A computed fold for a 108-nucleotide RNA from Aneurinibacillus terranovensis DSM 18919, annotated as SAM riboswitch aptamer (S box leader). It was read from a public genome assembly, where an Rfam model found it. Model confidence (mean pLDDT): 80 of 100.
[in-house]
RNA sequence: UUCUUAUCAAGAGCAGGCUGAGGGACUGGCCCGAUGACGCCCGGCAACCGGCAUACACAUGCAACGGUGCCAAUUCCAGCAGGAGAAGGUUUUCCUGAGAGAUAAGAU
Numbered sequence: 001u002u003c004u005u006a007u008c009a010a011g012a013g014c015a016g017g018c019u020g021a022g023g024g025a026c027u028g029g030c031c032c033g034a035u036g037a038c039g040c041c042c043g044g045c046a047a048c049c050g051g052c053a054u055a056c057a058c059a060u061g062c063a064a065c066g067g068u069g070c071c072a073a074u075u076c077c078a079g080c081a082g083g084a085g086a087a088g089g090u091u092u093u094c095c096u097g098a099g100a101g102a103u104a105a106g107a108u
Stems, first nucleotide, its partner, number of pairs: 002107007013042001016041003022032003026079004043071003048067003051062004075100001080097007
């Protein structure tokens, strides 16, 4: 880098410290941001893998010590296809699935 599987409506500092202008993947929208975002440290959340217990484990539970991850808004919403409704000629609301993306584990 690519592939496979699983998950993505919950949770986590409304004055902690440093820094200092951009950020929310992409496009469009809509937002966050000097009453200081993003990032780093600290702190926290969760529990995918490892760990422990249930003789074994497909499974369930426990802890959070190790490897990750996460901590504005549903993955902020939509982006493709289908269905239902509203209003009327082009918009809009809802639902389902796909796609894209993120994370973990395994393979390559």